[in-house]
RNA sequence: AUCUUCGGGGCGGGGUGAGAUUCCCCACUGGCGGUAAAGUCCGCGAACUGCUUUUGCAGCCGAACCGGUGAGACUCCGGUACCAACAGUAUAGUCUGGAUGAAAGAAGAU
Numbered sequence: 001a002u003c004u005u006c007g008g009g010g011c012g013g014g015g016u017g018a019g020a021u022u023c024c025c026c027a028c029u030g031g032c033g034g035u036a037a038a039g040u041c042c043g044c045g046a047a048c049u050g051c052u053u054u055u056g057c058a059g060c061c062g063a064a065c066c067g068g069u070g071a072g073a074c075u076c077c078g079g080u081a082c083c084a085a086c087a088g089u090a091u092a093g094u095c096u097g098g099a100u101g102a103a104a105g106a107a108g109a110u
Base pairs, nucleotide, nucleotide: 001110002109003108004107005106006105012026013025014024015023027094028093029084030083031044032043033042034041039082040081048059049058050057051056064080065079066078067077068076086097087096088095
């Protein structure tokens, strides 16, 4: 440098109601790289918005504290919190859809 493969998880129980996996109570989930092992630190991707024939460019981009151990942890251990695009539908992080998509990136072959 070229090519190939891989590359996002989660509603179970109860309540109200004509109707809710959407509301209420309990529950459950956590992409990629960095760094003492991270959904909440730093950075990236996706989504979203604008422009663009396409490619792409620009914008936007959620949320954590306390205690302990330690040379070192906002990452481990204990505790208590918090966050999660758009469209659809009884109001959705968990259902359905764009998406058998795209991608950060990981592995391999030459």
Overview
Predicted 3D model of a 110-nucleotide RNA (FMN riboswitch aptamer (RFN element)) from a bovine gut metagenome.